[in-house]
Context: one part of a larger RNA
RNA sequence: UAUGCUUGUCUCAAAGAUUAGCCAUGCAUGUCUAAGUAUAAGCACUUGUACUGUGAAACUGCGAAUGGCUCAUUAAAUCAGUUAUCGUUUAUUUGAUUGUACCUUACUACAUGGAUAACCGUGGUAAUUCUAGAGCUAAUACAUGCGAAAAGUCCCGACUUCUGGAAGGGAUGUAUUUAUUAGACUAAAAACCAAUACGGGUGCUUCGGUGCCCGUUCAUGUGGUGAUUCAUGAUAACUUCUCGAAUCGCAUGGCCUUGUGCCGGCGAUGUUUCAUUCAAAUUUCUGCCCUAUCAACUGUCGAUGGUAAGGUAGUGGCUUACCAUGGUUACAACGGGUGACGGAGAAUUAGGGUUCGAUUCCGGAGAGGGAGCCUGAGAAACGGCUACCACAUCCAAGGAAGGCAGCAGGCGCGCAAAUUACCCAAUCCCGACACGGGGAGGUAGUGACAAGAAAUAACAAUCCGUGUCUAGUUCUUAGACGCGAAAUUGGAAUGAGUACAAUUUAAAUCCUUUAACGAGGAUCAAUUGGAGGGCAAGUCUGGUGCCAGCAGCCGCGGUAAUUCCAGCUCCAAUAGCGUAUAUU
Numbered sequence: 001u002a003u004g005c006u007u008g009u010c011u012c013a014a015a016g017a018u019u020a021g022c023c024a025u026g027c028a029u030g031u032c033u034a035a036g037u038a039u040a041a042g043c044a045c046u047u048g049u050a051c052u053g054u055g056a057a058a059c060u061g062c063g064a065a066u067g068g069c070u071c072a073u074u075a076a077a078u079c080a081g082u083u084a085u086c087g088u089u090u091a092u093u094u095g096a097u098u099g100u101a102c103c104u105u106a107c108u109a110c111a112u113g114g115a116u117a118a119c120c121g122u123g124g125u126a127a128u129u130c131u132a133g134a135g136c137u138a139a140u141a142c143a144u145g146c147g148a149a150a151a152g153u154c155c156c157g158a159c160u161u162c163u164g165g166a167a168g169g170g171a172u173g174u175a176u177u178u179a180u181u182a183g184a185c186u187a188a189a190a191a192c193c194a195a196u197a198c199g200g201g202u203g204c205u206u207c208g209g210u211g212c213c214c215g216u217u218c219a220u221g222u223g224g225u226g227a228u229u230c231a232u233g234a235u236a237a238c239u240u241c242u243c244g245a246a247u248c249g250c251a252u253g254g255c256c257u258u259g260u261g262c263c264g265g266c267g268a269u270g271u272u273u274c275a276u277u278c279a280a281a282u283u284u285c286u287g288c289c290c291u292a293u294c295a296a297c298u299g300u301c302g303a304u305g306g307u308a309a310g311g312u313a314g315u316g317g318c319u320u321a322c323c324a325u326g327g328u329u330a331c332a333a334c335g336g337g338u339g340a341c342g343g344a345g346a347a348u349u350a351g352g353g354u355u356c357g358a359u360u361c362c363g364g365a366g367a368g369g370g371a372g373c374c375u376g377a378g379a380a381a382c383g384g385c386u387a388c389c390a391c392a393u394c395c396a397a398g399g400a401a402g403g404c405a406g407c408a409g410g411c412g413c414g415c416a417a418a419u420u421a422c423c424c425a426a427u428c429c430c431g432a433c434a435c436g437g438g439g440a441g442g443u444a445g446u447g448a449c450a451a452g453a454a455a456u457a458a459c460a461a462u463c464c465g466u467g468u469c470u471a472g473u474u475c476u477u478a479g480a481c482g483c484g485a486a487a488u489u490g491g492a493a494u495g496a497g498u499a500c501a502a503u504u505u506a507a508a509u510c511c512u513u514u515a516a517c518g519a520g521g522a523u524c525a526a527u528u529g530g531a532g533g534g535c536a537a538g539u540c541u542g543g544u545g546c547c548a549g550c551a552g553c554c555g556c557g558g559u560a561a562u563u564c565c566a567g568c569u570c571c572a573a574u575a576g577c578g579u580a581u582a583u584u
């Protein structure tokens, strides 16, 4: 694990892992706030004639890559422990961050453009979550597209008393791609040139300064890592030029030069870059069952390495071109098998081990079989699409639709496995969300898979049997304390069951409380196996007569059977016990 017999209570609870075989039907993923879009010819009130409230539908946004199921593949693969990303992407969350737009002067910035659905109407088809044509109308959909500081830096530079000084003009946000550059660092000493500050001499002085010479002085800034071409900054260009808000709600205030002027709060949504979080993807080292009736394997159709390019989010023979000839192997490569997903774990075990691990947690893989792809932050997605193969459904025969290894349920298969139930109340998840949805999940039903607790009687009297002790010299007798049996008697106790009610619960059920009923042997009646040995328990009775049968093994049975079939009695475990199989 299956099965046979039996089964009163309470708790807990596994459950189509055989054929990754096939599936009728139903459901399992949807979603709206004050805050994207309402002229429903929808509803409701009426101050609601621009918009009120509510709101089907539809557009838009987000989710649908989570969850759930299964274990077919898969043997250095997955996986486990341990590394790395200085080799990458990351919707969301959270924290920061985002004044530079025009190219030129009568310009939309109090606000730009064109569509489309729902709607209305005309239709097609046997048929579908099929759709065509005409007519409208929205945006946080799709497109366009302005504006705002100061300083600094770089380049050009009219002019000039040419030691020097400069009006003025242009460029300068962020992102992308490329190139250059900074991102430093003590072995010691000297010389020279230029510059800073101070002192001395001297020339010209408009007494403000300034030219030349000599001496002294100062070497002034540089983040992080074990480590970088890192972070960060700068320069020159580059670009099918990314972003830099034409958005929504609630409050409405302040200032006056009264202009429908200027300045304003709290949120929502969106957006750039950096970080963070949730992750992901690769990656280092070590480790896996049987097999040699598998000894060599790989390799110009990438095998091993190099250089370059392409590709990728990124590393990499990942791919291509050109080179080199390598790489693995008796420490078992390569091949084959596996009723092999891996692990955490389970059973057994003195220790060492052996066997199991489909199965609720973690990781992987898959959705009939292969393959390809769209969308997207994320899929090589299947409750998405496209082919092919295999199945298979409807049809008016022209066509159309399909994927339960989701939850129920059916067929098949078999030794072998439950209800087409109720609910989002709990736990959580998703959504525009306090409100909706969820066969995730919970709750009942089936359920002797396992596991735990423990009813089927207890007490007393009487009678009978028997043991020990005390008194007594023993027999006999008296008493005390026990034990056992009984077709005797007695009242007490109680739940199994029935059941008002409360509780429980989303609603119920069960449990728990609890009125009222509810026990005398013929019931409210315990079974399953055994009684020669192993191995606890009969040399009792009847039947059978090497027959029928029993018996794991040894054996029993041929006319007194301790073993068969029965009766009685007894033994073992007990709401369970036997049998078969696998395993220790």
Base pairs, nucleotide, nucleotide: 001580002579003578004577005576009453010452011451015446016413021411022410023409025408026407027406030062031061036059037058042054043053044052060432069366070365071364079287080286081285084282085281088280089279094275095274096273108246112143113142119135122132123131124130152172153171154170155169156168159165160164173243175239177237178236179235180234181233182232197216198215199214200213201212202211203210204209223230245269247268248267249266250265253263254262255261256259289337290336291335296328297327298326303325304324305323306322307321308320309319310318341363342362343361345356346355347354348353368389369388371386372385373384391402393400394399419444421443422442423441427440428438429437430436459490460489461488462486464484465483466482467481468480469479470478471477495524497517498516499514501513502512527573528572529571530570531569532554533553538568540567541566542565543564549556550555
Predicted 3D model of a 584-nucleotide part of an RNA (small-subunit ribosomal RNA, 5' domain) from Chrysaora africana. The source organism's lineage runs through Eukaryota, Metazoa, Cnidaria, Semaeostomeae and Chrysaora. Its Rfam family is "Eukaryotic small subunit ribosomal RNA". The coordinates come from a structure-prediction model, not an experiment, and the mean pLDDT is 80.